[in-house]
């Protein structure tokens, strides 16, 4: 200097300082989650199984872990996600990485007004190749 990610940025006022980094509170501003009408969608029975929310992070095939496995490893396929840096910013490709992990507690489809919440955390190394538009 960069990157994932919504997790920045001003204010006023305490405490700390020689002074400042800092740190607690309240306010804004932006950015991002959620609940929550009409209308629309759902709609009966019986058996299994609760259901639901943040994120890309899911779905299904094989073979093993066993007698079973929604559970775990190891390959495959589909799908989805990130980086790819002469400054900014779209796009395309080589190459390379990820598909966790948390939360709600019986209970939520959309949903306008309305209301309620975050604004964390954790990485990277010596810079492959194009086409646009802008700035200097």
């Nucleotide at each position: 200097c960069g990157c994932c990610g919504a997790a920045u940025c001003c204010g006023c006022g305490g405490c700390g300082u020689c002074a400042a980094u800092g740190u607690c509170g309240c306010g804004g501003a932006g950015c991002g989650g959620g609940g929550g009408a009409c209308c629309c969608a759902a709609g009966a029975u019986c058996c299994c199984u609760g259901g639901g929310g943040c994120g890309a992070a899911u779905c299904u095939c094989g073979c093993g872990g066993u007698g079973a496995a929604c559970c775990c490893g190891c390959g495959g396929g589909a799908g989805g996600c990130g980086c790819g840096a002469g400054c900014u910013c779209u796009u395309u490709u080589a190459g390379c990485g990820c598909c966790a992990g948390c939360c709600c507690g019986a209970c939520a489809g959309c949903u306008a007004a309305c209301c309620c919440c975050g604004c964390a955390g954790g990485c990277u190394g010596a810079c492959g190749a194009a086409a646009g538009a802008g700035a200097a």